Record summary
The RNA shown here (small-subunit ribosomal RNA) has 1469 nucleotides and comes from an uncultured bacterium.

RNA sequence: AUUGAACGCUGGCGGCACGCCUAACACAUGCAAGUCGAACGGCAGCAAGUUUUAAGGUAACUUAAAAUGUUGGCGAGUGGCGGACGGGUGAGUAACGCGUAGGAAUAUACCUUAAAGAGGAGGAUAGCUUGUGGAAACGCAAGGUAAUACUGCAUAAGCUCUUAGGAGUAAAGCUGGGGAUUUUAGAACCUGGCGCUUUAAGAAUAGCCUGCGUCUGAUUAGCUAGUUGGUGGGGUAAAGGCCUACCAAGGCGACGAUCGGUAGCUGGUCUGAGAGGAUGGUCAGCCACACUGGGACUGAGAAACGGCCCAGACUCUUACGGGAGGCAGCAGUGGGGAAUAUUGGACAAUGGGGGAAACCCUGAUCCAGCGAUGCCGCGUGUGUGAAGAAGGCCUGCGGGUUGUAAAGCACUUUCGGUGGGGAGGAGAACUGAUAGGUUAAGAGCUAAUUAGUUGGACGUUACCCACAUAAGAAGCACCGGCAAACUCCGUGCCAGCAGCCGCGGUAAUACGGAGGGUGCUAGCGUUAAUCGGAAUUACUGGGCGUAAAGAGUGCGUAGGUGGUUUAAUAAGUUAUGUGUGAAAUAUCUGGGCUUAACCUGGAGGCUGCAGAUAAGACUGUUAGACUUGAGUAUAGGAGAGGAUAGUGGAAUUUCCGGUGUAGCGGUGAAAUGCGUAGAGAUCGGAAGGAACACCGGUGGCGAAGGCGGCUAUCUGGCCUGAUACUGACACUGAGGUACGAAAGCAUGGGGAGCAAACAGGAUUAGAUACCCUGGUAGUCCAUGCUGUAAACGAUGUCAACUAGCUGUUGGUUCCAUAUAAGGAAUUAGUGGCGAAGCUAACGCGAUAAGUUGACCGCCUGGCGAGUACGGUCGCAAGAUUAAAACUCAAAGGAAUUGACGGGAGCCCGCACAAACGGUGGAGCAUGUGGUUUAAUUCGAUGCAACGCGAAAAACCUUACCUACCCUUGACAUGAUAUAGAAUUUAGCAGAGAUGCUGAAGUGCCGAGAGGAACUAUAACACAGGUGCUGCAUGGCUGUCGUCAGCUCGUGUCGUGAGAUGUUGGGUUAAGUCCCGUAACGAGCGCAACCCUUGCCCCUAGUUACCAACGCGUUAUGGCGGGGACUUUAGGGGGACUGCCGGUGACAAACCGGAGGAAGGCGGGGACGACGUCAAGUCAUCAUGGCCCUUACGGGUAGGGCUACACAUGUGCUACAAUGGUUAGUACAAAAGGUUGCGAGAAGGAGACUUUAAGCUAAUCCGAUAAAGCUAAUCGUAGUCCGGAUUGAAGUCUGCAACUCGACUUCAUGAAGUUGGAAUCGCUAGUAAUCGCAAAUCAGCAUGUUGCGGUGAAUACGUUCCCGGGCCUUGUACACACCGCCCGUCACACCAUGGGAGUGGGUUGCACCAGAAGUAGAUAGUUUAACCGUGAGGGGGACGUUUACCACGGUGUGGUUCAUGACUGGGGUG
Repeated sequence: AUUGAACGCUGGCGGCACGCCUAACACAUGCAAGUCGAACGGCAGCAAGUUUUAAGGUAACUUAAAAUGUUGGCGAGUGGCGGACGGGUGAGUAACGCGUAGGAAUAUACCUUAAAGAGGAGGAUAGCUUGUGGAAACGCAAGGUAAUACUGCAUAAGCUCUUAGGAGUAAAGCUGGGGAUUUUAGAACCUGGCGCUUUAAGAAUAGCCUGCGUCUGAUUAGCUAGUUGGUGGGGUAAAGGCCUACCAAGGCGACGAUCGGUAGCUGGUCUGAGAGGAUGGUCAGCCACACUGGGACUGAGAAACGGCCCAGACUCUUACGGGAGGCAGCAGUGGGGAAUAUUGGACAAUGGGGGAAACCCUGAUCCAGCGAUGCCGCGUGUGUGAAGAAGGCCUGCGGGUUGUAAAGCACUUUCGGUGGGGAGGAGAACUGAUAGGUUAAGAGCUAAUUAGUUGGACGUUACCCACAUAAGAAGCACCGGCAAACUCCGUGCCAGCAGCCGCGGUAAUACGGAGGGUGCUAGCGUUAAUCGGAAUUACUGGGCGUAAAGAGUGCGUAGGUGGUUUAAUAAGUUAUGUGUGAAAUAUCUGGGCUUAACCUGGAGGCUGCAGAUAAGACUGUUAGACUUGAGUAUAGGAGAGGAUAGUGGAAUUUCCGGUGUAGCGGUGAAAUGCGUAGAGAUCGGAAGGAACACCGGUGGCGAAGGCGGCUAUCUGGCCUGAUACUGACACUGAGGUACGAAAGCAUGGGGAGCAAACAGGAUUAGAUACCCUGGUAGUCCAUGCUGUAAACGAUGUCAACUAGCUGUUGGUUCCAUAUAAGGAAUUAGUGGCGAAGCUAACGCGAUAAGUUGACCGCCUGGCGAGUACGGUCGCAAGAUUAAAACUCAAAGGAAUUGACGGGAGCCCGCACAAACGGUGGAGCAUGUGGUUUAAUUCGAUGCAACGCGAAAAACCUUACCUACCCUUGACAUGAUAUAGAAUUUAGCAGAGAUGCUGAAGUGCCGAGAGGAACUAUAACACAGGUGCUGCAUGGCUGUCGUCAGCUCGUGUCGUGAGAUGUUGGGUUAAGUCCCGUAACGAGCGCAACCCUUGCCCCUAGUUACCAACGCGUUAUGGCGGGGACUUUAGGGGGACUGCCGGUGACAAACCGGAGGAAGGCGGGGACGACGUCAAGUCAUCAUGGCCCUUACGGGUAGGGCUACACAUGUGCUACAAUGGUUAGUACAAAAGGUUGCGAGAAGGAGACUUUAAGCUAAUCCGAUAAAGCUAAUCGUAGUCCGGAUUGAAGUCUGCAACUCGACUUCAUGAAGUUGGAAUCGCUAGUAAUCGCAAAUCAGCAUGUUGCGGUGAAUACGUUCCCGGGCCUUGUACACACCGCCCGUCACACCAUGGGAGUGGGUUGCACCAGAAGUAGAUAGUUUAACCGUGAGGGGGACGUUUACCACGGUGUGGUUCAUGACUGGGGUG
């Protein structure tokens, strides 16, 4: 885009079309083919008349009865024509069925034209009557009768046959009119019309034949016996094996016969740019069929839809003996189905049948009805209208949007409604009149003109007019992307959506609803189907190195293709013209319906086929010639080319012998194994089999597989040179055929080594493996088979053309040369780079994957599956050919960036190593887990949680639990009302919060109304939440990691992702710097700038300092003073690889040195790139959403966070002599202090207490530093070590030390004697060790953060462990190795193969059988016409029989479908 559609929602009107696609299933009922009296005998019924009789009546006449075919007409019958058309359906059919173009051996009723004829006889029969059978259908017998029915005779050819002399053969009448003549009064006769017979021709039909075209399967390869042809005969309208007898052995097939499946064919229709693809409903042409099968009759025509006979199935009926029927005609019914209409009207028109005609018939047809089934047209209003109404929705609360939309005002009236008017479809026919024609005629007939009469189903027609009123008339789908259109609410991986991708797990533009929007519109969506897009079967117009795809390789048949040239021909080809290509459709252009759809005129077209004419280039064909393709001869050359026979040495093994002694062998390490019965080692000898070191090489040969010692014989191919010959002999190659590694199979040999299977030993969780010791098939030979490999260059063969450079193998020529080596050219191979070009890229690139030509093979998403079934081959193993169902939305290629690797390279780090000291064992402290509990609040959980948040849980803190209370609230803002200044304070009850009762106090401004602030009460907005979500967030933080990285602009490269820069060579702590470089620059990081410390200088000098001068003290910077020193705190200097030497690339830099307080970053700190971990934190704070609101908020008291079988992290103290204890004695730094530090003095054994100076601090205080040093003691012990635990007595803080503080004294004196596996820290003022201070804090430190004192050891080095950086490589990973992923097993479901079989369909062969019918035979029965005087004859009918044959039956095969216990694999979860 489309449809004969269906379904869902919705539905105003009209026009034009269309409407059982399924059950060719079964059918009730009605209708669908009759007509002619001008063919006939006639008269049942109807009407009219006539005659007779009777009655009435004067009559005319009326009535009744009877008769009469007399007339109009006509049931049934005889006869004629038509029922072979029209209408339906598509079952069958793969066919001369259809389409197209031709052909010759034919027929034709009616019609047209022409010629001739139409004479004279005869016998029947139906109807009817009578009788009779039967339930019926329907008969039977007798009698009599007509014809355009039937039969002879005559005549007859231009007809038929023929022996060419001849012979044979027909007919029917009916009717209109009529002057003369004749007449038996019927008529004859004349004339017109219709009809009849024969012949010829035409028209239009029908039959037959032929070329070409016409679906699919080769898992259908051979088919055929009347089969193919001939002759004779028969038969037909007609050619013909159409049939028959005989003869011959043919005919068809890879250009697809035969067989199977499917199907009516065409014009056309749909789609498409076209070529094509799909399709064949309506309309038109052809065919086939008519319940299923068979058959003939009649006829011009049938093997007959509404005819006949027979068989079968089904239905109806019956008196059970028999009968009847065929909607795939129009309606209609049942059934089937997703689904398809009225048991309508009319012959008015068109057409058909009959008829002389009127007319009759016509479910053909024309109309109407039903259906949005489709196409087309129209309408559902138009204009105005801002307060941008109300309502809805959204909101950032301002507003926005629905929206000029509505309302309101003005206008119009299509369509629909009501009433009225009103075409066309009608042309004709009939009855008269008048020409013309026919005729003897003015009759009749005919019909040009004219007058009159009659005829419309549709139809309440189309169309027109009037009236009334905006009045009666809008929906459907969609809104994540594709793809036009967005928000809110609800839901919470639920419910659901979905064409593909995919959406939904609490902020869903994707589900459902709403508002808004988009699209189409009387429709809109969905489903189904076809074509397109799809160059995705590629003719137009694709591919095959790696994506699917080159056969393992040759030879070669058919076929396809083919060098140069001459002539002929005209098959292909081209041109011109003729015929045909039905109409309709489609295109163009006119016309008619108001328009359109629709209808209609004309034109062109229908790309096709056939005949004719012409051309002669190209292809073909025929004839001739040529040499360049191809081949032959000749002379040389290289080679693991092949086959056979022989032969050689080294090595392994075994055997024999000698020497000789304890191991050998093997491995990562071992063991099994061998060996004192003498191995291994070594020497000599022998046997046997297999393979051929060095040479040896991207060297050679071969079609491929493949080929390697040497020699001989036989043999294939290749290369080179020069000449001669043949003369296109060529290339490719479906089938075919030959070769074809290894393994394997068969038979017979052989068997040294190696070695599947197997055995043992190891390894391992296991180890049916890798390793070791053994070891059989096999490996070898001969003869057969198999026929496959990653049989690979993953690249078919042949030919031509298209830049170069360089190696190598075999030839030839030239130059040069004493020779060798060398140079140039050319040729045949074999390699490496590379241009153009090609390629998705990788890559290929004269050995093409470039540009072309010829031929073959192969491919068409993945899986199923190279599987099943079938066939072929094979001894088997198996090979070859080769599907489908089901299932998925991918599978795959190449390249990119990362990540990863028990990949490679380089480098770094207390990463290892080296050293020192710990942890892990003990006791205690502290945190965590777990458990417990009313609660043990919460968070942190590998590194990167666990002396963490917490720089202080007795109350408070506090978030938890229990109990008791409050509800605008403990706190904020606003606002209303009332009362009171605010505020201070006493008593009572209570665990307290709280409640009750009092007392004091009356302030500030003021215009004298009141106001401001504050307090209380009541009610309202609101407060409040350590409630949830760190996976909605901000901020802050941890971590990789102080690792050296992370990026950008422009340019360049690449189709692109991306790359380059940033890689490389050096160097550094560093992407630090240098050099190189399609890159050049830049940014965030590094470094530096900042702080501190180490040296010096300047300035300043108190509370610090004190060298010189002076004073003073037992003594002390105590004092005057000083500004030197120390120090304090401000500012400068200093260090930069600056200098020297060496190394390096003339660089960067490194090494060493000098000087210097300090040397190569001097030490330490702060400082943390892009990012990662949905890392941590909603309980610091902030914050979206959700939740609670007399509670999840607030207050109070008590309890809990301090529990305790246990596990664990981090620490402290120890286990002792480098120590403990006692006594004496020396030296810091930094920090703090008024709710504070607190000297001194006194008291106490002590914690501490009392009193109290000084200090807001370089001034006073805490404040004695300790280890150290000196001396003494202890003597290796659970101790004079160690101090837990416990008892008692106290001190201090605090409202309060019971749960649950610290400290003191006395007493007690656990474990512990250096700590398993494992594990941590540290590279210098560091580790280790020693003490001091601070924050928090009423009190409480073994923790934390700082401070100084003493003060080491070791680093060979980078193999390994861990982490990291750069480069490279592989990748099937990208949630990125904590990845991905394979197979079995278990369960569920699905399709499928096998299967003892079972049941259907279809078909072959053989046989039985044989209805009806036709043909033949037959004299059993019988018979009108003709012949015959007769008997009889001729001819016919019935019967019988033969042949053919439908249905049916028997047997045996093929094929296909369904089903089947069980079973095989496959797919999905």
Rfam family: Bacterial small subunit ribosomal RNA. The sequence is in RNAcentral, with records from ENA and SILVA. The coordinates come from a structure-prediction model, not an experiment, and the mean pLDDT is 85.